Context: one part of a larger RNA
RNA sequence: CGGUGGUUAAGGAACUCUGCAAAAUGGCCCCGUAAGUUCGCGAUAAGGGGCGCCUCUUUUGGUUCACGCUGAGAGAGGCCACAGAAAAUCGACUGUAUCGACUGUUUAUCAAAAACACAGGUCUCUGCUAACACGCAAGUGGAUGUAUAGAGACUGACACCUGCCCGGUGCCGGUAGGUUAAGGAAGACAGUUAGCGUAAGCGAAGCUGGCGACCGAAGCCCCGGUAAACGGCGGCCCUAACUAUGAGGGUCCUAAGGUAGCGAAGUUCCUUGUCGGGUAAGUUCCGACCUGCAUGAAAGGUGUAACGAAUUCAGUACUGUCUCAACCACCGACCCG
Numbered sequence: 001c002g003g004u005g006g007u008u009a010a011g012g013a014a015c016u017c018u019g020c021a022a023a024a025u026g027g028c029c030c031c032g033u034a035a036g037u038u039c040g041c042g043a044u045a046a047g048g049g050g051c052g053c054c055u056c057u058u059u060u061g062g063u064u065c066a067c068g069c070u071g072a073g074a075g076a077g078g079c080c081a082c083a084g085a086a087a088a089u090c091g092a093c094u095g096u097a098u099c100g101a102c103u104g105u106u107u108a109u110c111a112a113a114a115a116c117a118c119a120g121g122u123c124u125c126u127g128c129u130a131a132c133a134c135g136c137a138a139g140u141g142g143a144u145g146u147a148u149a150g151a152g153a154c155u156g157a158c159a160c161c162u163g164c165c166c167g168g169u170g171c172c173g174g175u176a177g178g179u180u181a182a183g184g185a186a187g188a189c190a191g192u193u194a195g196c197g198u199a200a201g202c203g204a205a206g207c208u209g210g211c212g213a214c215c216g217a218a219g220c221c222c223c224g225g226u227a228a229a230c231g232g233c234g235g236c237c238c239u240a241a242c243u244a245u246g247a248g249g250g251u252c253c254u255a256a257g258g259u260a261g262c263g264a265a266g267u268u269c270c271u272u273g274u275c276g277g278g279u280a281a282g283u284u285c286c287g288a289c290c291u292g293c294a295u296g297a298a299a300g301g302u303g304u305a306a307c308g309a310a311u312u313c314a315g316u317a318c319u320g321u322c323u324c325a326a327c328c329a330c331c332g333a334c335c336c337g
Base pairs, nucleotide, nucleotide: 001332002331003330004329005328006327007326008325010323011322014321019318027051028050029049030048031047036041038157052079053078054077055076056075057074058073059072060071061070062069063068080084092316093315094314095313097311098310099308100307104116105115120155121154122153123152124151125150126149132141133140134139158303159302160301161300163233164232165231168230169229170226171225172224173223174222177221178220179219183215184214187211189209190208191207192206195202196201234252235251236250237249238248261295262292273289274288275287276286277285
């Protein structure tokens, strides 16, 4: 000097990113127990009191013929200690807000969470040789199931709700017209040559070559539907008898212009927004306001008792975290032999 333990005057979080760590709490019996609430909880809420040993009286049980032995209590009196759950083991508590309903699951080896899952909700597909999945196939799973079933997707208990837009993309339905493949094909053209011709050349049939009007499905165009499908949900100007504000009006654009809610939010840049609360003093916190850079309704919206090794802020208790350090024990380091 370091480590692991122990003790500490006065103060008691002033430490610090943060009460990290430590201290404190702790058992059984009795009393007592709030807001809130889904009436189950919350709850060991919180907060108090008792606890050893001896003597006497007494209640009640087991066993026994009885004497006794033994278990669970109640009352009165007394004794000792600093200390009677005498050791060990063994909850600190309360309030606020956020998120997730809950128990559960997860990054074996830096993340346990607000992430995943979940019961519940919704949509779509699937009539059985099901859809879907694996496989080249045979076949297998689905399922020895049958739409109260199975598969895919989103949301995520519960309560109150879930607005407008189908123009784009997707999906579903429709088939009159347009477009359109392979294939079919009237026909024309070209090559070849029997033949004709003195020659130049013409040239049937067949074969061949590249064309080809026309016929020709789905799809696409087209016409509808569909948002708990992918997604989207405006701008400018004016206006009320102080001012301010703008119920209202005008205009442009759009498929439609954000409804109910919530809101400086885990979302707010400006921003330590403004006001209120808490503090002597508060960039955090809580309650409001709304000017929402860039909230918003199953990528769900807003609430919510209970729950959480989750996150935020505050308080009580408690303490060497600190003011500010000291001493003790052991183990190292170090020194001497």

Annotation
A computed fold for a 337-nucleotide part of an RNA from Rubripirellula obstinata, annotated as large-subunit ribosomal RNA, domain IV. Rfam family: Bacterial large subunit ribosomal RNA. Rfam links the family to the GO terms ribosome and structural constituent of ribosome. Model confidence (mean pLDDT): 88 of 100.